A computed fold for a 72-nucleotide RNA from a Nanobdellota archaeon, annotated as transfer RNA. The organism belongs to Nanobdellota, within Archaea.

């Protein structure tokens, strides 16, 4: 240059046309002398950006970034 895949919560993902979610982290409470573990609640998301299609979009399409892999 040229192909792929991918960008969702602090990390790792996961959902692929109609409620944005899990697991670890984090807080807060039980429990313990105290901590660790475990339990029970909780809080955090411009869904990378823009632009279409559509009643409706994370999801389909175009375009633009930005992260890795292949090829030159």
């Nucleotide at each position: 240059g040229g192909g792929a895949a991918g960008g969702u919560a602090g990390c790792u993902c996961a959902g692929c046309g109609g409620g944005a979610g899990a697991g670890c982290a984090c807080a807060u409470g039980a429990c313990u002398g105290a901590a660790g573990a475990u339990c029970a609640u909780g809080g955090g998301g411009u869904c990378g950006g823009g632009g279409g299609u559509u009643c409706g979009a994370c999801u389909c399409c175009c375009c633009c970034u930005c992260u890795u892999c292949c090829c030159a």
Background: The sequence was found in a public genome assembly. Its Rfam family is "tRNA". Rfam describes the family as follows. Transfer RNA (tRNA) molecules are approximately 80 nucleotides in length. Rfam links the family to the GO term triplet codon-amino acid adaptor activity.